RNAcentral holds the sequence, with entries from ENA and Rfam.
A computed fold for an 80-nucleotide RNA from Proteiniborus ethanoligenes, annotated as c-di-GMP-I riboswitch aptamer.
The coordinates come from a structure-prediction model, not an experiment, and the mean pLDDT is 78.
[in-house]
């Protein structure tokens, strides 16, 4: 410095569920909660999935997530 393996462990995040506010919706964001996570870190190109509006051909658009999966970037520990 590359790879491989491993280990929730020092440190991080945080699903389900509650409450609040936001949005027509999916869904977000604060608390709280902890199912899990070695990329569950960015990012959102492909794809899986949902919403909405038109069309009535499941096809245009425009949105959601991304913790569905590859791909692009960056990054801890331990041991080989």
């Nucleotide at each position: 410095a590359a790879c491989a393996u491993a280990a929730a462990a020092a440190g991080g995040c945080a699903a389900a569920c509650u409450u609040a506010u936001g949005g027509u919706a999916a869904c977000a964001u604060a608390a709280g909660g902890g199912c899990g996570c070695a990329a569950a870190g960015c990012a959102a190109a492909g794809u899986a999935u949902c919403c909405u509006a038109a069309c009535a051909u499941u096809u245009u658009a425009g949105g959601a997530c991304g913790g569905u999966c590859u791909a692009g970037c960056u990054g801890c520990u331990a041991u080989g």

Annotation
Its Rfam family is "c-di-GMP-I riboswitch aptamer". Its family is annotated with cyclic-di-GMP binding in the Gene Ontology. The source organism's lineage runs through Bacteria, Bacillati, Bacillota, Clostridia and Proteiniborus.